Model confidence (mean pLDDT): 84 of 100. Predicted 3D model of a 119-nucleotide RNA (SAM riboswitch aptamer (S box leader)) from Jeotgalibacillus terrae. It was read from a public genome assembly, where an Rfam model found it. Its Rfam family is "SAM riboswitch aptamer (S box leader)". Gene Ontology term of the family: regulation of gene expression.

RNA sequence: CUCUUAUCCAGAGUGGCGGAGGGACUAGGCCCUGCGAUGCCCGGCAACCAACGGAUCAAUUAUUUGAUACGGAAAGGUGCUAAUUCCUACAGAUCCUGAACGGGUCUGAAAGAUAAGAG
Repeated sequence: CUCUUAUCCAGAGUGGCGGAGGGACUAGGCCCUGCGAUGCCCGGCAACCAACGGAUCAAUUAUUUGAUACGGAAAGGUGCUAAUUCCUACAGAUCCUGAACGGGUCUGAAAGAUAAGAG
């Protein structure tokens, strides 16, 4: 970097450093920010993986192995820590309305983020 699977409306600071823009990309909106943002450190949040516990099921010669859901756990590996992934963009359904423009709602897709696995 590519592919697969899962998740993305919950949660997380009156701390320190630092000193200008930031919210992934493009466009439109809307926000955050010298009352110090983004970032870094500390703190915190959270069970994705690993580890642990009993339960059920399956395989096995077996006191072994595997699968599933659950539970506690933040002393292991990651991640996250304004706003739903800040919102919209593409497609379908439906409503405002009899039709068009425009807009609302729902579903799906695309893009993105994170984890685990594969190449």